[in-house]
Context: one part of a larger RNA
RNA sequence: UUGGGCGUAAAGCGCGCGCAGGCGGGAUGUUAAGUCUGAUGUGAAAGCCCCGGGCUCAACCUGGGAAUAGCAUUCAAAACUGGCAGACUGGAGUUUGGCAGAGGCUAGUGGAAUUCCAGGUGUAGCGGUGAAAUGCGUAGAGAUCUGAAGGAAUACCAGUGGCGAAGGCGGCCUCCUGGCCUAAUAUUGACGCUGAGGUGCGAAAGCGUGGGGAGCAAACAGGAUUAGAUACCCUGGUAGUCCACGCCGUAAACGAUGUCUACUAGCCGUAGGGCCCCUUAGAGGGUUUGGUGACGAAGCUAACGCGAUAAGUUGACCGCCUGGGGAGUACGGCCGCAAGGUUAAAACUC
Numbered sequence: 001u002u003g004g005g006c007g008u009a010a011a012g013c014g015c016g017c018g019c020a021g022g023c024g025g026g027a028u029g030u031u032a033a034g035u036c037u038g039a040u041g042u043g044a045a046a047g048c049c050c051c052g053g054g055c056u057c058a059a060c061c062u063g064g065g066a067a068u069a070g071c072a073u074u075c076a077a078a079a080c081u082g083g084c085a086g087a088c089u090g091g092a093g094u095u096u097g098g099c100a101g102a103g104g105c106u107a108g109u110g111g112a113a114u115u116c117c118a119g120g121u122g123u124a125g126c127g128g129u130g131a132a133a134u135g136c137g138u139a140g141a142g143a144u145c146u147g148a149a150g151g152a153a154u155a156c157c158a159g160u161g162g163c164g165a166a167g168g169c170g171g172c173c174u175c176c177u178g179g180c181c182u183a184a185u186a187u188u189g190a191c192g193c194u195g196a197g198g199u200g201c202g203a204a205a206g207c208g209u210g211g212g213g214a215g216c217a218a219a220c221a222g223g224a225u226u227a228g229a230u231a232c233c234c235u236g237g238u239a240g241u242c243c244a245c246g247c248c249g250u251a252a253a254c255g256a257u258g259u260c261u262a263c264u265a266g267c268c269g270u271a272g273g274g275c276c277c278c279u280u281a282g283a284g285g286g287u288u289u290g291g292u293g294a295c296g297a298a299g300c301u302a303a304c305g306c307g308a309u310a311a312g313u314u315g316a317c318c319g320c321c322u323g324g325g326g327a328g329u330a331c332g333g334c335c336g337c338a339a340g341g342u343u344a345a346a347a348c349u350c
Stems, first nucleotide, its partner, number of pairs: 003322004007304002012318001014201004021194003025088001028085004033081002035077001038074005049065006091191001092188003096183003103177002108172002110154001115149001117147005125136002162169002206247006215241002220236004258317003262313002266295001268293003272289006299306002323350003332343004
């Protein structure tokens, strides 16, 4: 490289947007770039192949013929791909009315609880564990009542519930704001899909500057345990966790399953819309549409399993894999304040 692959064996970029590129709905006309047909020229000789000839044969030498990808010119074709033209509505978008939602951002605010502080009552223990001890307490702790401060998180509702591209999002209220869904008309008329580079977002931890600091808690200290115990358990406790701005750019960033499209038995839940039926209202039934779950036919799979939310049957485009170790390392480049990230080998070895 080809072939074959990528849920779990190696392999789907963490997730979007998007330039180039690749691919692209149905019908008409035209063109003739791709495509297809014929002809001409060229395609050196030798060689290969075919029919002969010469060395006694052969190798070898030699005559003739055939063949030759491609290129150029030219005649012709118009189905398909492409170009052009004017039209189409099924893809895609726009318009109008509704709906649900922890989607995002900003400002405010509530209650429960922990801790600390002040005061009252009150007395000898509290705390902690497998058992203890360190620790706290007669300078009055713990318990209980009242008041005040401050920070962080939002019990119940709560649900294989909802929303978001992913990361993720949960008290209440508010300004601003994104997307989905649904019903019905009108409208634009292929405006689409994917997407190397690029660009944006991106948990936790970490970093810079300035705040904040209740609880928790790496590091650290002490007490235990133990042969030891740099741990597990206990008492403390600093970064950090929180806020603002900036950086980092990684995760088992997982559905270990790229995005988009079409098609392919059923049955049962759940939550969002629409329509219909029944009912005095609740509520119930049917149907349809977009989500989210459990089983399961065909099919697929090495098996496990997947099974309309496919890992089935297809198409388009991108990414990635190619024995284990060395190694996601070295060197170099790029990025970063650093930590490091990203791109990414080889020797050697089995």

RNAcentral holds the full RNA, with entries from ENA. A computed fold for a 350-nucleotide part of an RNA from an uncultured prokaryote, annotated as small-subunit ribosomal RNA, central domain. Its mean pLDDT, the model's own confidence on a scale to 100, is 88.